RNA sequence: AGUGUCUCAUGGCAAACCAAUGGAAACAUUGGGACGCAAAGCUACGGGUCUAAGGGUGUAUACCUAUGAUCGCCGGGUUGCCACU
Numbered sequence: 001a002g003u004g005u006c007u008c009a010u011g012g013c014a015a016a017c018c019a020a021u022g023g024a025a026a027c028a029u030u031g032g033g034a035c036g037c038a039a040a041g042c043u044a045c046g047g048g049u050c051u052a053a054g055g056g057u058g059u060a061u062a063c064c065u066a067u068g069a070u071c072g073c074c075g076g077g078u079u080g081c082c083a084c085u
Base pairs, nucleotide, nucleotide: 001085002084003083004082012037013036017032018031019030020029021028022027035072041078042077043076045075046074047073048070049069050068054065055064056063057062
């Protein structure tokens, strides 16, 4: 530097669901729990998706809007364990 199809060590992370807390919500955090994961480490940079408090439109049901959320949706960036070459 490359590759991890199979295989090895130390191990690591933790979906759904349940409870508590925060939040308008999406969702997050903590505890339990394991569906999975070789970056399921970090980063909202590009695309996607979710929410719509506030704002806008409307007589109204509603509709639009991210400054909110998601990196376990995909891509990019960045750091890294083990094995093999």
Molecule: c-di-GMP-I riboswitch aptamer
Organism: Bacillota bacterium